Predicted 3D model of a 72-nucleotide RNA (transfer RNA) from Halovenus sp. It matches the Rfam family "tRNA". It is annotated as a transfer RNA. Its family is annotated with triplet codon-amino acid adaptor activity in the Gene Ontology.
RNA sequence: GGGCUCGUAGAUCAGCGGUAGAUCAUCCCCCUGGCACGGGGAAGGCCGCGGGUUCAAAUCCCGCCGAGUCCA
Numbered sequence: 001g002g003g004c005u006c007g008u009a010g011a012u013c014a015g016c017g018g019u020a021g022a023u024c025a026u027c028c029c030c031c032u033g034g035c036a037c038g039g040g041g042a043a044g045g046c047c048g049c050g051g052g053u054u055c056a057a058a059u060c061c062c063g064c065c066g067a068g069u070c071c072a
Stems, first nucleotide, its partner, number of pairs: 001071007010024004018055001026042005048064005
């Protein structure tokens, strides 16, 4: 330098045109003599950035940035 894969909640990931989700972590309540476990609930997101297509984009297309991997 080129090809491919990936970038979504604090962490690990799902979702692949039509309301952004799960688990763990965090906070609150219940449970306990107290803690842990367990049960219930809450908070937490510019969906990497910019543009395009579309009635509608996390999702499709293009360009950047970053990570991984392969080739040179």